This is a predicted structure of a 129-nucleotide part of an RNA (small-subunit ribosomal RNA, 3' minor domain) from a Candidatus Magasanikiibacteriota bacterium. The coordinates come from a structure-prediction model, not an experiment, and the mean pLDDT is 81. The sequence was found in a public genome assembly.
[in-house]
Context: one part of a larger RNA
RNA sequence: CACCGCCCGUCACACCACGGGAGUUGGCAAUGCUCGUAGGCCUCGCAAGAGGACGAAGGCAGGGUCAAUGACUAGGGUGAAGUCGUAACAAGGCAUCCCUAGCGGAAGCUGGGGAUGGAUCACCUCCUU
Numbered sequence: 001c002a003c004c005g006c007c008c009g010u011c012a013c014a015c016c017a018c019g020g021g022a023g024u025u026g027g028c029a030a031u032g033c034u035c036g037u038a039g040g041c042c043u044c045g046c047a048a049g050a051g052g053a054c055g056a057a058g059g060c061a062g063g064g065u066c067a068a069u070g071a072c073u074a075g076g077g078u079g080a081a082g083u084c085g086u087a088a089c090a091a092g093g094c095a096u097c098c099c100u101a102g103c104g105g106a107a108g109c110u111g112g113g114g115a116u117g118g119a120u121c122a123c124c125u126c127c128u129u
Stems, first nucleotide, its partner, number of pairs: 003092001005089001008085002011082001013079004019073002023069006031061004039054001041052004095116009
């Protein structure tokens, strides 16, 4: 300060982080196919050598994952003050709240079910004096 109080939500403005997003760019580790260095290995061979599997880098492909970026877009947070109403707090002027369905600029409203953490009046039970 103390009802000329408190307070809710939409909307507008500013800033912040974040979600979605046709995609775009880059990184990473693999996979499949292809090609097959060096090299040793296997088979044949008396040898020279011949054949073969493995094999780095490269090429191609479709995926995985991480990051950056992306028109547009959902909600969230903060903000002096602003817009619309006034939902809640007193029986807050229709008691409030919870669940649920429908509806509505917004707070919300209406229906159904439930709680009392409802004021008032009366009664009952219990406790204390």